[in-house]
RNA sequence: CGAGAUCAGUCGCCGAAGCCCGGGUUUCUUCCUGAACUUGGGCGCGGGGGAACCAACCUCCUCCGGCUUCGCAAGAAACCGUAGGACGGGGCUUACCGGGACGGGCAACCGCUUCCGGGGAUCACUUCCAGGAUCCAGCCCGACAGCUAACUCCGCAGGCUUAUGGAAGGGCGAUC
Numbered sequence: 001c002g003a004g005a006u007c008a009g010u011c012g013c014c015g016a017a018g019c020c021c022g023g024g025u026u027u028c029u030u031c032c033u034g035a036a037c038u039u040g041g042g043c044g045c046g047g048g049g050g051a052a053c054c055a056a057c058c059u060c061c062u063c064c065g066g067c068u069u070c071g072c073a074a075g076a077a078a079c080c081g082u083a084g085g086a087c088g089g090g091g092c093u094u095a096c097c098g099g100g101a102c103g104g105g106c107a108a109c110c111g112c113u114u115c116c117g118g119g120g121a122u123c124a125c126u127u128c129c130a131g132g133a134u135c136c137a138g139c140c141c142g143a144c145a146g147c148u149a150a151c152u153c154c155g156c157a158g159g160c161u162u163a164u165g166g167a168a169g170g171g172c173g174a175u176c
Stems, first nucleotide, its partner, number of pairs: 004176004009172003012160003018043010044156006054146001059086004064081003068077003088144001089141004096118006102111003119136005125169006
């Protein structure tokens, strides 16, 4: 250095948020050096914008009026017009979809409310199976962006302490 066997050894977590190389300032110091702050770059990880092709592109409710059809009638349906009202769109992220109740509104719709169903996320090296627990928040753009090669822009923060089982595999360590 390589290979194999054995061990009831060991592996912090969520998240893209890691590693390396310089410059400047301050401070410690005899010097070297270290620390804090700040500012560039490389690799790596993550996200946005951005052609062709493809995809998409017919709002809804209420009052009044008109017209056609159905109807004995009252009225109903479709379409058109005027007026008023309601509803933008998108990104990061698991943080989404559907239905019901409740409250507001004549309605369309609205909701820091609540329930159910579907779906998603995490649970300690990785994957699979079983079981259980918890979460479905928050922030941003500002009338605007589907996908998207070339091209281009941005981020690398913040928070935390679980100690289920089985199978297969990996790194490190110890022994032979």
c-di-AMP riboswitch aptamer (ydaO/yuaA leader) from an uncultured Verrucomicrobiota bacterium, 176 nucleotides, folded computationally. The sequence was found by an Rfam model in a public genome assembly.